[in-house]
The part of an RNA shown here (small-subunit ribosomal RNA, central domain) has 349 nucleotides and comes from Sulfurimonas sp. The coordinates come from a structure-prediction model, not an experiment, and the mean pLDDT is 87. NCBI's taxonomy places the organism under Bacteria, Campylobacterota, Campylobacterales, Sulfurimonadaceae, Sulfurimonas. Its Rfam family is "Bacterial small subunit ribosomal RNA".
Context: one part of a larger RNA
RNA sequence: CUGGGCGUAAAGGACGCGUAGGCGGGUUUUUAAGUCAGGUGUGAAAUCCAAUGGCUCAACCAUUGAACUGCACUUGAAACUGGGAACCUAGAGUAUGGAAGGGGCAGAUGGAAUUAGUGGUGUAGGGGUAAAAUCCGUAGAUAUCACUAGGAAUACCGAAAGCGAAGGCGAUCUGCUGGGACAUAACUGACGCUGAGGCGUGAAAGCGUGGGGAGCAAACAGGAUUAGAUACCCUGGUAGUCCACGCCCUAAACGAUGAAUGCUAGUCGUCGGGGCUCUUGUAGUUUCGGUGAUGCACUUAACAGAUUAAGCAUUCCGCCUGGGGAGUACGGUCGCAAGAUUAAAACUC
Numbered sequence: 001c002u003g004g005g006c007g008u009a010a011a012g013g014a015c016g017c018g019u020a021g022g023c024g025g026g027u028u029u030u031u032a033a034g035u036c037a038g039g040u041g042u043g044a045a046a047u048c049c050a051a052u053g054g055c056u057c058a059a060c061c062a063u064u065g066a067a068c069u070g071c072a073c074u075u076g077a078a079a080c081u082g083g084g085a086a087c088c089u090a091g092a093g094u095a096u097g098g099a100a101g102g103g104g105c106a107g108a109u110g111g112a113a114u115u116a117g118u119g120g121u122g123u124a125g126g127g128g129u130a131a132a133a134u135c136c137g138u139a140g141a142u143a144u145c146a147c148u149a150g151g152a153a154u155a156c157c158g159a160a161a162g163c164g165a166a167g168g169c170g171a172u173c174u175g176c177u178g179g180g181a182c183a184u185a186a187c188u189g190a191c192g193c194u195g196a197g198g199c200g201u202g203a204a205a206g207c208g209u210g211g212g213g214a215g216c217a218a219a220c221a222g223g224a225u226u227a228g229a230u231a232c233c234c235u236g237g238u239a240g241u242c243c244a245c246g247c248c249c250u251a252a253a254c255g256a257u258g259a260a261u262g263c264u265a266g267u268c269g270u271c272g273g274g275g276c277u278c279u280u281g282u283a284g285u286u287u288c289g290g291u292g293a294u295g296c297a298c299u300u301a302a303c304a305g306a307u308u309a310a311g312c313a314u315u316c317c318g319c320c321u322g323g324g325g326a327g328u329a330c331g332g333u334c335g336c337a338a339g340a341u342u343a344a345a346a347c348u349c
Stems, first nucleotide, its partner, number of pairs: 004320003007303002012317001014201004021194003025088007033081002035077008049065006091191001092188003095184003103177007110154001115149007125136002162169002206247006215241002220236004258316006266294012278281001298305002322349003331342004
């Protein structure tokens, strides 16, 4: 390489949009590029193969034949793929309608709590732990009441629940705005799927500039514990956590499961939409879409998966090829940096 694979053994890209490319629904007709059949020409010699012959045999050599699976030209076939033309509606999209939602962005507002400040009451403790101590307190703490300030997060509802491509999203109201499901079947008529590069989004931490800073809290300091204790526990505490703008671009970015389409038993929940039924209810039943549990066929090394597949198939992309060395070195690209990305070899078992 071929082959075989990618939930957990190595292996699905963090996620989306999309370029080239690859692949692509039904009917009729045409073409003949692919495809298939026939013919002609060519396909040097040697080699390979077959037969025969020559060296005493063999290797070796010679002669003849076959073959050289290819290419070109030509004559046909028309099912399939491709090209052209015309049409269709099951894929895809549009329109209309009423619903659902922590989807996104911006603004405004609220209550609980922590902390701090001021004032009142009040007096000797408080705090903390397994036990203590550091710590706070007669300059009046803790407790309690009132007021004020400020920042961050939004108890209950809350759920195997909802929304989003993923990251993620949770007080209330308002404005702007994206997407999806359902119903109707009015319109377009294959407009589709995937997607190397590319572009965009991307938790936390971190970085730059300027704000903000209540609580929490790396670093740091002290108190304990201990043989030691650069920890676990305690008292403090700075970056940071928050906001604006700009970077970084990584995660067990996980369903450790790429996207799309079709097909393949059920049963029980739940969310959204619709239909039907009656006894009009907190009803029954059915259907479409989502989200869970359990379970056949089948798959799997087993665990398990099982209409939300890891089953049966097709298309396209990404990735794997023994462990260590190593996701490292060097080089390239990106970055302010931290570093990210691409990515070996020697050697060794």